[in-house]
Small-subunit ribosomal RNA from an Armatimonadota bacterium, 1572 nucleotides, folded computationally. The prediction has a mean pLDDT of 85. Lineage of the source: Bacteria > Bacillati > Armatimonadota. The sequence was found in a public genome assembly.
């Protein structure tokens, strides 16, 4: 708005619209995950403050602290129409003194007259000190106190009051008196006061009159008890006048009613602490009285002994309460400033007076405090009114204008008063609005910043062009807010209404409007690591600093500081504080308690809470309708007013509440009746370590006695202490004594729990089963309470065998207050009494109901069946497991009819970790101690479960020269070499367990060279570019100086291109000067690339898809076999795949083919040499020649595959055999998965950043890297006879060679020299291999071993062998006679032994390294142990991962709290003393504000206690801090499993005893379960 409802309105319904309308999370514990849990952030708000910044306006708002102290002014007066005066003015009137002037008179002294002046009375006007009336009890301020009927809300008052105002009725007669002012006098510094005199009233007092107004009595009606109302009668009680236009008006008195405002009472509601649990003497009630407006123990006398309290009394702390305000989805939480209502207070405390009203903010009295004045006698004052000042504080304004409006007081009124109020001022304190310009504008200007130097960005931003004009500025105009009042007219039901006239604006010349000018005057603040939106550069270098949480900063910092850029908000922006939110983190809405914090140790039971089936009643709860109230403002909706908004107005809704009333009766409650399914009783036969008492038995230990017997026993890892020849141990018999009860025995039984175990008797509790007879909801739970309650411990008395804290020895050990051993006291045992705690555990409160199974076992009953028992089946009760197939729950683990599932009832308990189960206080205890139980401070976590790893002095399986077996070494010696150390001018640097140390370095005398000393150079020893210069230039360069480098320097002296005849000009190269730059073995391997070592040639590491799990993750990859192997096979929610393994490649071993020179020589021929038995033979590839011969070289192939056979096995494969050169991978190499060690290297190279720039670059000479009291690593040579030496003889491979290898020959003892053939090399050379073999010698000796060291003499390389080369010869001849603890290599052509070559290189410190060949073993039972590794599993408090983590004392510093001899202070109370003011009471008189006395009574004092706080020597613990000391307790079986309670002991963690727990690993056994 429309339609409908019978009309109108309200309202209702429906539709549409509007409304209702509203709920977000993130970071941080871990290697990762899920959960628990705290901390923290994003939001909103504020009476705010602080920092930086600031153009304007509107509306609000402004001492939250010291209720601290205040200078000054103002904030409450008014009425003269209540009264008498006083003063002034005017007028009238009377009189005219003193004095003056003039006139006049004059005795000159003065007199008189007029005027002025003064005075008296009266009238009028104005003013007002006093008397009187009303107001001053309102308005304004503040929040101290108050936990209370103070407040809120709803009621009651038959228990009350109410001035002024309104209505009604009646009245206002006639007298008297005092006193201020005033006058006089006195005191005082003052404030003020006293005495005397006179005086007025709407002041005061009698008298008269009066209404049921008040009191007494009688009477009637009514009500709610006291009472209320009516009638009669007796008694009592009033008054004031003023004005007047003479109409009346304003007052006054009595009575009734109304309105308004209050008093008192009651129900309900709203803080914290129980570490405040008991409180109370006017206390609770009664009777009588007093008092009040009024009920009342409010007060008093007497009587009674009550009253309150876990539904929180009493006490302590805190606090004004509410409407509201902030927040929140709401429920709720917080708050009470401005505005409004109520209360309380007015310097602190007490008291009354006046009054309608006060116990009175701008009154009074007293006490106290403080300040001020003082003449010291005495006085004055108290801003929590408005301004203002000081002070306090982080912090909060003007000593403004005005009564014009609104409101208030007084007045008849005019009017006066009003710091209420209206306005203005100050403050960015808040909310709201506006502006600081708009459009165009790319050479993307300059400049800044960044840059990979290309560019990017600030950025259309600016400049520039075109516009606009808000605000501010200037000028002009200009309000609303004002209607009343007053005067006059008219009307008037008299209250007033209406018309006309006139007067009134602080704000304010303001809002607003118009005009003018001109982009002109107007932008900052915070942030940019994540949360959270926004990134770069430089500086800094765990410094300076940041930080809300996590956390940043130790040389590349998006996290500090600055800059550029960016993000956010904007006249603000940030910070701090506080509140709510997020926080379902106190959970009503809406949480939990097996292991995360949390079930009381267990039971009985009180209050309370909760409660089975049916019927009737009731109506408290509950529901519905209606009445009252829920003030206004605020919030919400609609409409309206300021240009909008903020703000304001009007209307509606709402105010979720309380109360009254009517109705309803399903549910709960209550009353009555009934029932039997809950609960209980009765009967029956059974089970049991249930409890108590008494008795009794055997085994064993120990002791004693006796016998046998002899040298030891005992004990341990091994020992020792100890016992034993005084006869032990052993053994036999006997005796004594105490304690505990083997087998049975069992995830068996009983009990509420703790707990209970030989046997017998007595006493006694409980439960189960069966019967279904009885009662009839009698029930469940259970705060407090009461009882029970292992072990240890305590008191008294017994007892004492074994065991055994403490203690004493012995061992162990670095130490040993431990573990082990020998002793041993309390104790363990009994009786009586305490204690009251445990991992008192199922870490799981009790009761009830419901929700698949399977399978054991105990007790009972039934069925079937049997001669009987068993087996078997069913049910009930108890007690186990399973439940990867219940379901469901759980963070997961797990629970799962014995719930941790789904529900109901009740109790207990939790709310981050530490501090701490501590302190203080209370209660209990003989004590030990128990119970209840905090805070400061501190941390960003502490935790639970599970995952992947890593680790274990956990387990299983399996590898490897890992051990073992064996061979040879090292460690001892000398030397070589590397390292450490020390030394030095320098001894350059790197590498540092394995994985540095004969490594970088496969060549340090100079060089190398990076180090040191000294001398030099500066565009550089080297590169590129630019500018300028340059012909006597570049280049060469005698000579001088010098150690050289370098410096100087005579002399000689060019080249290329273009032009030109040429001179010459121009250009280039070169050079010189200069500029960019070069250069750096300077730093960072923790900025990097590349490369490398190592685990490790180990067999592993992963992915895709699927499946499982909330997830990390798992599965696959585990399992059973097998392998060298994640190799293969089988199985399997997995199926596949990749990187690794293996294979493909290379070398060696066999064969074949091809090719034969420089290689080879079997056959043929020849040559040469040797021998000859003269036949020939041998040798030399030397020649021809040959090479389908052999060897060799090279190329290409073949060959081996568990293929064949036998055995075992499902298979994979294993064992054996044959064949074969080779056999199960034939031997060796190359090859190194994902990754680990921030491993190594910036000094191989490359490279970011930083640093040096006449030096950290470059050159040179010399030195050093070689230096030596030592320590270590790696080697060489040895110590000798399987050896040394001498002589003779034999056989390699692989390499290298033209600045090279060098032959023959000659010289030298030799190194070597001379020499120079050949060779660019299957051709020549290095090049005689050595061990070996043969012969000889040495004969066990520091030697004929060993060769160091030293002396001498040489050779070679090289510019040069001093520091500091190698080699040769002669001489010298050291240590060393096989090596402590310890330790290394090697499993076959290996070890060992022997030599040969090469790289680097002038030479060489090479014994090193890399290769080559020769000779050529031993041993492996085996996997217990050491080391390393792989797989599975287990525990974990580890995850930079056991070289981990971590505990306590002690020492140092800091902090907070506790105790503490005491000391100081505060608060409230108790007892007593004193006692002001004052009300009340009494007495007295010279009746006055009189005196005296009494009760109560503030402050003060004395005393004993209580509570709280400050300080406090010292004491004990706690927390934190940088890398301090001692140990190693805990986490892996943490090396003695740990933990709990208790007791003792000990530097400390801790250890030990007793009992308990599993939240103990591992192995074995028993039982149960699952599967087959």
């Nucleotide at each position: 708005a429309a339609a409908g409802g019978a009309c109108g309105u309200g309202c209702c319904u429906u539709u549409u619209g509007c409304g209702a309308c509203g709920g977000a999370g993130g970071g941080u514990u871990u290697g990762a995950u899920c959960c628990u849990g705290g901390c923290u952030c994003a939001g909103g708000a504020c009476g705010a403050a602080c920092g930086c910044u600031c153009g304007c306006g509107g509306c609000g708002u402004a001492c939250c602290u010291a209720a601290c102290g205040a200078a000054u002014g103002c904030g409450a007066g008014u009425c003269g129409a209540g009264c008498g005066g006083a003063g002034c003015a005017a007028g009238u009137u009377c009189a005219u003194u003193c004095g003056g002037u003039u006139g006049u008179c004059u005795u000159c002294g003065g007199g008189c007259a007029a005027c002025c002046u003064c005075g008296g009375a009266c009238u009028u006007g104005c003013u007002u000190a006093g008397c009187g009336g009303c107001a001053a009890a309102c308005g304004g301020g503040u929040g101290a106190g108050u936990a209370a009927c103070a407040c809120g809300u709803g009621g009651g008052u038959a228990a009350c009051c109410u001035a002024c105002c309104c209505c009604u009725c009646a009245g206002u007669g006639g007298g008297g008196g005092a006193u201020a002012g005033c006058c006089g006098g006195g005191g005082g510094a003052a404030a003020c006061u006293c005495c005397g005199g006179g005086u007025a009233a709407u002041c005061c007092c009698g008298c008269a009159u009066a209404c049921g107004c008040u009191g007494g009595c009688c009477u009637g009606a009514c009500g709610c008890a006291u009472g209320u109302c009516u009638g009669g009668u007796c008694a009592g009680g009033a008054a004031a006048g003023g004005g007047u236009u003479c109409g009346c008006c304003c007052g006054c008195u009595g009575a009734g009613g109304g309105a308004u405002g209050g008093g008192c009472c009651c129900g309900c509601g709203g803080c914290c602490c129980a570490u405040c649990a008991g409180c109370u003497a006017g206390u609770u009630g009664g009777u009588g009285g007093g008092g009040u407006a009024a009920a009342g123990g409010c007060c008093c006398a007497c009587c009674a002994a009550g009253g309150c309290g876990a539904c929180g009394a009493c006490g302590g702390g805190u606090a004004g309460c509410c409407g509201g305000c902030c927040u929140g989805a709401g429920a709720g939480g917080g708050u009470g400033g401005u505005c409004g209502g109520c209360c309380a207070c007015a310097c602190g405390g007490g008291g009354a007076c006046u009054g309608a009203g006060a116990u009175a903010u701008g009154g009074u009295c007293c006490c106290g405090g403080c300040u001020c004045c003082u003449a010291c006698g005495g006085g004055a004052g108290c801003u929590a009114g408005c301004a203002u000042c000081g002070g306090g504080g982080a912090a909060u304004c003007u000593u403004g204008c005005g009564c014009a409006a609104u409101g208030g007081g007084c007045g008849a009124a005019a009017g006066c008063c009003u710091g209420a109020c209206g306005c203005a001022g100050u403050g960015u304190c808040g909310c709201c609005g506006c502006g600081u310009g708009g459009g165009g504008g790319a050479u993307g200007a300059a400049g800044g910043c960044c840059u990979u130097c290309g560019g990017g960005u600030c950025g259309u931003a600016a400049a520039c062009c075109c516009c606009u004009g808000u605000c501010a500025g200037g000028a002009g105009g200009a309000a609303u807010g004002a209607a009343a009042g007053c005067c006059g007219g008219c009307c008037u039901u008299c209250g007033g209404g209406u018309c006309g006239g006139u007067u009134u604006g602080a704000c304010a010349g303001u809002a607003c409007c118009u005009c003018c000018a001109g982009a002109g005057g107007a932008a900052g603040c915070c942030c940019c690591g994540g949360c959270u939106a926004a990134c770069u550069a430089c500086g800094u270098g765990c410094c300076a600093g940041c930080a809300g949480c996590c956390g940043c900063g130790g040389u590349a910092a998006u996290a500090c500081g600055u800059a550029g850029g960016g993000g956010g908000c904007g006249a603000g922006c940030g910070u701090u504080g506080u509140c709510c939110g997020g926080a379902u983190u106190u959970a009503c809405u809406g949480g939990g308690c097996g292991u995360a914090a949390a079930g009381g140790g267990c039971g009985c039971g009180u209050a309370g809470g909760c409660g089975g089936u049916c019927c009737g009643g009731u109506a408290a709860g509950c529901g519905a309708g209606g009445g009252g109230u829920g003030a206004a403002a605020u919030c919400c909706c609609g409409c309206g007013g300021c240009u909008c908004a903020a703000c304001c107005g009007c209307g509606g809704a709402a105010c979720u509440g309380c109360u009254c009333u009517u109705c309803g009766a399903a549910c709960u409650g209550c009353c009555g009746g009934a029932c039997u399914a809950g609960a209980g009783g009765c009967c029956g036969g059974g089970a049991g370590a249930g409890g108590g008492c008494a008795g009794u038995g055997g085994a064993a230990u120990u002791g004693c006695c006796g016998g046998u017997g002899u040298a030891g026993c005992g004990g341990u890892g091994a020992a020792a202490u100890g016992c034993g020849u005084a006869a032990a141990u052993a053994u036999c018999g006997g005796c004594a004594g105490g304690a505990a009860c083997g087998c049975c025995a069992g995830u068996g039984g009983u009990g509420a729990a703790g707990a209970c175990g030989g046997c017998u008797g007595c006493c006694u509790g409980g439960a189960a089963c069966g019967g279904c007879c009885c009662u009839g909801a009698c029930g469940c739970u259970g705060a407090g309470g009461c009882g029970c309650g292992a072990a240890a411990g305590c008191u008294g008395g017994g007892g004492g065998a074994g065991c055994g804290a403490a203690c004493c020895g012995g061992a162990u050990u670095a130490g040993a207050u431990c573990c082990c051993c020998g002793g041993g006291u309390a104790g363990u045992c009994c009786c009586a009494g305490c204690c009251g705690u445990a991992a008192a555990c199922g870490a799981u409160g009790c009761g009830g109901g419901c929700u698949a199974g399977g399978u054991g076992u105990u007790g009972g009953a039934g069925g079937u069946g049997u001669c009987g028992a068993c087996c078997c089946c069913u049910c009930c009760a108890g007690u186990g497991c399973u439940g990867c197939u219940a379901a469901g729950u759980u963070a997961a683990c797990a629970c799962g009819u014995u719930a941790a599932g789904c529900c109901c009832g009740c109790c207990g308990c939790c709310u981050g970790g530490g501090g701490a189960g501590u302190a203080c206080g209370g209660c209990c205890g003989c004590a030990a101690g128990g119970u209840u139980g905090a805070a400061a401070c501190u941390c960003a976590a502490a935790g639970g479960a599970a995952u992947u790893g890593a680790c274990g002095g956990g387990g299983g399986c399996c590898c490897g020269c890992a051990c073992a077996a064996g061979c040879g070494g090292u460690g001892g010696a000398g030397c070589a070499u590397g390292c450490g150390g020390g030394u030095u001018a320098a001894u350059g640097g790197g590498a540092u367990g394995a994985u540095a140390c004969g490594c970088c370095a496969a060549g340090a005398a100079c060089c190398u060279u990076a180090c040191c000393a000294g001398g030099g150079c500066u565009u550089g020893a080297c590169a590129u570019g630019c500018u300028g210069g340059u012909g006597g230039u570049a280049g060469c360069g005698a000579c001088c100086u010098g150690a050289a480098a370098g410096g100087g320097a005579a002399g000689c002296g060019a080249c290329c291109c273009g032009g030109g005849c040429a001179a010459c000009c121009g250009g280039g190269a070169g050079c010189c000067a200069g500029c960019a730059c070069a250069g750096g073995u300077g730093g960072u391997g923790c900025a990097u690339g590349g490369u490398u070592g190592u685990c490790g040639u180990c067999a592993g590491c992963u992915c895709g898809u699927g499946c499982c799990g909330u997830g990390a993750g798992g599965u696959g990859u585990u399992g059973g076999g097998u392998u060298a192997a994640g190799u293969c096979c089988c199985g399997c929610a997995a199926c596949g795949a990749g990187c690794g393994c293996a294979a493909c490649c290379c070398c060696c071993g066999c064969c074949u083919g091809c090719u034969g020179u420089u290689g080879c020589c079997a056959g043929c021929g020849g040559a040469c040499g040797g021998c000859u038995u003269c036949g020939g033979c041998c040798g030399u590839g030397c020649c021809g020649g040959g090479c389908u011969a052999c060897u060799c070289a090279g190329c290409a192939g073949g060959g081996a595959c568990c293929g064949c056979c036998g055995g075992c096995g499902u298979a994979a494969g294993c064992c054996g055999g044959a064949g074969g050169a080779a056999g199960g991978a034939g031997g060796g190499g190359a090859c190194g998965a994902c990754g680990u060690c921030a491993a190594a290297u910036c000094u191989g190279c490359a490279u970011g950043c930083c640093c040096c720039u006449u030096a950290u670059g470059c050159c040179c000479u010399g030195g050093g890297c070689u230096g030596c009291a030592c320590g270590c690593g790696u080697g060489c040579u040895a110590c000798a006879a399987u050896g040394g030496c001498g002589a003779g003889g034999a056989c390699a491979a692989a390499g290298g060679g033209u600045u090279g290898c060098u032959a023959a020959g000659c010289c030298g003892c030799g190194a070597g020299g001379c020499g120079g053939a050949g060779c660019u090399a299957a051709u020549c050379c290095c090049c005689c291999a050595a061990a070996c073999c043969u012969c000889g010698u040495c004969u066990c000796a520091g030697u004929u071993c060993g060769g160091a060291u030293c002396g001498g003499a040489g050779u070679c390389u090289g510019c040069a062998a001093c520091u500091c080369g190698a080699c040769u010869c002669c001489g010298u001849g050291a240590a060393g006679c096989c090596g402590g603890a310890a330790u290394c290599g090697c499993u076959a052509g290996u070890a060992a032994c022997g030599g040969c070559g090469g790289a680097u290189c002038a030479g060489c410190a090479a014994u090193g390294c890399c290769g080559c060949c020769g000779u050529g073993a031993a041993u492996a039972c085996g996997u217990u142990c050491c080391c390393g590794g792989g797989c599975c599993u287990u525990g974990u408090a580890c995850a930079c991962a056991c070289c981990g983590c971590c505990c306590g004392u002690c020492a140092a510093c800091u902090c907070a709290g506790g105790g503490g001899a005491g000391u100081c202070g505060g608060c409230a109370g108790c007892a007593c003393c004193c006692g002001a003011a004052g009300u009340c009471c009494g007495c007295c008189c010279u009746u006055g504000a009189g005196g005296c006395g009494g009760c109560c009574g503030a402050a003060g004092g004395u005393g004993a206690g209580g509570c709280c706080g400050g300080c406090g020597a010292c004491c004990a613990g706690g927390a934190g801090u940088a890398a301090g000391u001692c140990g190693u307790a805990a986490c892996a079986a943490g090396g003695u499993a740990g933990c709990c309670g208790u007791a003792g002991c000990g530097g400390a963690a801790g250890c030990u005893g007793c009992g308990g727990c599993u939240g103990g690993a591992u192995c074995a056994c028993c039982u149960c379960c699952u599967u087959u």